[in-house]
RNA sequence: AGCUUAAUCCUAUUGUAGGAACGGAGGAACCGACUUUUUUGGGGUGAAUCCUGUGAGUUUUGCAGGUAGGGUUUAUACCUUUCGACCCGAACCCGUCAGCUAACUUCGUAGGCUAAUAGGAAAGG
Repeated sequence: AGCUUAAUCCUAUUGUAGGAACGGAGGAACCGACUUUUUUGGGGUGAAUCCUGUGAGUUUUGCAGGUAGGGUUUAUACCUUUCGACCCGAACCCGUCAGCUAACUUCGUAGGCUAAUAGGAAAGG
């Protein structure tokens, strides 16, 4: 300096807090749903969902391929779209419980990467 992401900025203080901004959750009426119950439980954040094959004494944790979906890429001040190229397609949480949802209540502002003989072509705002 740049990328992913909501994950940045400011003010005080030096015990630690507050504010702005961005993001998430709960929560009326109306609307929606209503075979539900110690069960096929249900739900949330997130792009990260689903399918096929294979392995294994069994059914499995693994592996391979694809896929809904998502990201980067013209060294443009920023944004959108198309094509091409390259990647991701995870993980965790709540705890039997939550549809939507004004007022209201409440929580987060982590982490992980790149500096390369990586870095294409167009259209529009």
Predicted 3D model of a 125-nucleotide RNA (c-di-AMP riboswitch aptamer (ydaO/yuaA leader)) from uncultured Desulfotomaculum sp.
Its mean pLDDT, the model's own confidence on a scale to 100, is 80.
Rfam family: c-di-AMP riboswitch aptamer (ydaO/yuaA leader). From the family's description: This family represents a conserved RNA structure found upstream of the ydaO and yuaA genes in Bacillus subtilis and related genes in other bacteria.